[in-house]
Context: one part of a larger RNA
Molecule: small-subunit ribosomal RNA, 5' domain
Organism: metagenome
RNA sequence: GAACGAACGCUGGCGGCGUGCCUAACACAUGCAAGUCGCACGAGAAAGCCCGGGCAACUGGGUGAGUAAAGUGGCGCACGGGUGAGUAACGCGUGGGUAACCUACCCUUGAGCCGGGGAUAACUCCGCGAAAGCGGGGCUAAUACCGGAUAAUAUUUCGAUGUCCUCGGACGUUGAAAUCAAAGGUGGCCUCUGCAUGCAAGCUACCACUUAAGGAUGGGCCCGCGUACCAUUAGCUAGUUGGCAGGGUAAUGGCCUACCAAGGCAACGAUGGUUAGCUGGUCUGAGAGGAUGGCCAGCCACACUGGAACUGAGAUACGGUCCAGACUCCUACGGGAGGCAGCAGUGGGGAAUCUUGCGCAAUGGGGGAAACCCUGACGCGGCAACGCCGCGUGGGUGAUGAAGGCCUUCGGGUCGUAAAGCCCUGUCAGGUGGGAAGAAACAUGCUGAUGUUAAUACCAUCAGCACUUGACGGUACCACCGGAGGAAGCACCGGCUAACUCCGUGCCAGCAGCCGCGGUAAUACGGAGGGUGCAAGCGUUGUUC
Numbered sequence: 001g002a003a004c005g006a007a008c009g010c011u012g013g014c015g016g017c018g019u020g021c022c023u024a025a026c027a028c029a030u031g032c033a034a035g036u037c038g039c040a041c042g043a044g045a046a047a048g049c050c051c052g053g054g055c056a057a058c059u060g061g062g063u064g065a066g067u068a069a070a071g072u073g074g075c076g077c078a079c080g081g082g083u084g085a086g087u088a089a090c091g092c093g094u095g096g097g098u099a100a101c102c103u104a105c106c107c108u109u110g111a112g113c114c115g116g117g118g119a120u121a122a123c124u125c126c127g128c129g130a131a132a133g134c135g136g137g138g139c140u141a142a143u144a145c146c147g148g149a150u151a152a153u154a155u156u157u158c159g160a161u162g163u164c165c166u167c168g169g170a171c172g173u174u175g176a177a178a179u180c181a182a183a184g185g186u187g188g189c190c191u192c193u194g195c196a197u198g199c200a201a202g203c204u205a206c207c208a209c210u211u212a213a214g215g216a217u218g219g220g221c222c223c224g225c226g227u228a229c230c231a232u233u234a235g236c237u238a239g240u241u242g243g244c245a246g247g248g249u250a251a252u253g254g255c256c257u258a259c260c261a262a263g264g265c266a267a268c269g270a271u272g273g274u275u276a277g278c279u280g281g282u283c284u285g286a287g288a289g290g291a292u293g294g295c296c297a298g299c300c301a302c303a304c305u306g307g308a309a310c311u312g313a314g315a316u317a318c319g320g321u322c323c324a325g326a327c328u329c330c331u332a333c334g335g336g337a338g339g340c341a342g343c344a345g346u347g348g349g350g351a352a353u354c355u356u357g358c359g360c361a362a363u364g365g366g367g368g369a370a371a372c373c374c375u376g377a378c379g380c381g382g383c384a385a386c387g388c389c390g391c392g393u394g395g396g397u398g399a400u401g402a403a404g405g406c407c408u409u410c411g412g413g414u415c416g417u418a419a420a421g422c423c424c425u426g427u428c429a430g431g432u433g434g435g436a437a438g439a440a441a442c443a444u445g446c447u448g449a450u451g452u453u454a455a456u457a458c459c460a461u462c463a464g465c466a467c468u469u470g471a472c473g474g475u476a477c478c479a480c481c482g483g484a485g486g487a488a489g490c491a492c493c494g495g496c497u498a499a500c501u502c503c504g505u506g507c508c509a510g511c512a513g514c515c516g517c518g519g520u521a522a523u524a525c526g527g528a529g530g531g532u533g534c535a536a537g538c539g540u541u542g543u544u545c
Stems, first nucleotide, its partner, number of pairs: 001545004006541005013391006019384002021349001026347003030344003035075003040072002048063006082302003091227008101219002106215007114148001116146002123138006154179011184207006193200003228274003235265003240262004245257003277299004281292004304325005327338004355381001357380003363377001364375004394424004404415004428486001430481005438472001444466008489534005494515003500529005510517002
């Protein structure tokens, strides 16, 4: 000099864009942060309102409404969001391998979707419990569950054969045998069949479902190289190192087990210890390098602490389950409940770090055919000079060089065109009025085209038109109104280092980054006048280069 997620002191007008617990991965009150689907399924309220009966209490029917709430089932909950504790590691970075693998939803292509069965929740009855909740009897549905049929380029076994190859196999062609599937829903129609109207067992469209192949996307595993400090850590190792066989996994592998062998690592630093998430980047520097990893992005790890599996395409699962522990809460003392390192917020710690806000309008995500619902992701608003950037606090003129302050050699000098005065301007702030872009859509209606089909029904896709949707926000922006009015401080002035005099003090009080000032004329302490530097900031402290 530059930089900062900064803090502290003094000061503080406005705006834009960012940033904001670096400490206790300390403990958490309260609210919200993951639901959705009635076009999978069975059931199904109440208040209120209306009508009738009744003197009234009340009672019957309708509506509310196939709504709410709950249940079975499907998909999602493994994403998104947080944190950096652990980890010196194939964790990360980079480049490869997988002939050792998986991949729900999505896309393309082929084939299929036949025919049966038994339950169970909800509900109802009974019981136990303070509660959380639990048990038993009975009824019922499905795209829930279970057999059967059919089936291949799927799997397994036995054969024949081609190409490639890392010689282990891989990809094909072909023969035989065995094994494994499925589910319907909604809309429309009458061409075929039945009743002979219209409906359906029929046909059809769409969405689901099953299976196979391919793609896309996302992952798993393996390897080369790179990746902090300590040798005042020199030896470490028994599933240890390798083999064979088996188990396990989507898959290789001591990953695990039995048996066999005795290996394996290490001064090119093993083992141990300390510290630490890694990277793109960021800061600095002419560069080489050094330091760093906050915000944003990629990867990893974690979710009160430790351990475990279940479900699932995917988890060993932050707002799931089980066990143990610590802590907190409820209890009828028998037993239960909980996990903010999600968004706000509280206590605590600390030099120190924000609102218990608005909205799903946009972008994105989950569910749904859709309407739509959910979304503290996100979009916005609030607080904070915490940072960067921009703007303003006025412009011109004005010499009796006013008054006043300070200095003085008492002549004067200086603050100083500075002020006043006169002439202007109108940024920002204030007031009044107007007032956006961000919105393109989805859906619906109409028109047209294409596809499907028996069909000019329906449906799907596309194009056009109409209609609808804004939290921010009456915000940005624009116009007008008035009038210099409301808007400057901080540090320094001995040298380094830009800037000097007076008074006070008298080695005192004090200053100080280094050198050093102060003991009676201190440009170094304190005040004043003046000056210098930066400026809505200026200094100090801390840290890095």